[in-house]
RNA sequence: UGAAAAUGCACGCCGAAUUCCCCGGCAGGGGAAGCGGGGGACCCAAAUUCCUGGGGUGAAUCCUGCUCGGAGAUGAGCAGGUAGGGUCACUCUUCCGACCCGAACCCGUCAGCUAACCCCGUAGGCGUAGGAAGAGGGAUAA
Numbered sequence: 001u002g003a004a005a006a007u008g009c010a011c012g013c014c015g016a017a018u019u020c021c022c023c024g025g026c027a028g029g030g031g032a033a034g035c036g037g038g039g040g041a042c043c044c045a046a047a048u049u050c051c052u053g054g055g056g057u058g059a060a061u062c063c064u065g066c067u068c069g070g071a072g073a074u075g076a077g078c079a080g081g082u083a084g085g086g087u088c089a090c091u092c093u094u095c096c097g098a099c100c101c102g103a104a105c106c107c108g109u110c111a112g113c114u115a116a117c118c119c120c121g122u123a124g125g126c127g128u129a130g131g132a133a134g135a136g137g138g139a140u141a142a
Base pairs, nucleotide, nucleotide: 001006011127012126013125014124018033019032020031021030022029023028034122035121036120037119038118039117044112053110054107055106056105057104062081063080064079065078066077067076068075084101085100086099087098088097090136091135092134093133094132095131096130
């Protein structure tokens, strides 16, 4: 703005997930910076295998109870708690208080750390508004 659906813009939050450039009528494609992640020596560390391999991103680990199935183990669901994490609007830190999250996915038998070097991602989902202290910054004629 619109009847609504929805679309555009501004501010803010979780998150690495932002900004810029080029080609193209569009769709789309490519590149750079920034941010984030993985692999990868010496040294160090660890030393193998099996049972129920092992590993990665992430705050998202672990415990107890109940139910289902089962000979049992592993497993699935629900409830409660918990390591840990987030928000409460200038930024950072601390304290009190309040409200939340405590998932999901990926690799594929394989990877400790790791300089050089190599590779990958740059999504998605949302709408918070308490108080005090310290440092910094900004605004204001003060």

Annotation
The RNA shown here (c-di-AMP riboswitch aptamer (ydaO/yuaA leader)) has 142 nucleotides and comes from a Chloroflexota bacterium. It matches the Rfam family "c-di-AMP riboswitch aptamer (ydaO/yuaA leader)". Its family is annotated with cyclic-di-AMP binding and regulation of gene expression in the Gene Ontology. The organism belongs to Chloroflexota, within Bacteria. Its mean pLDDT, the model's own confidence on a scale to 100, is 81.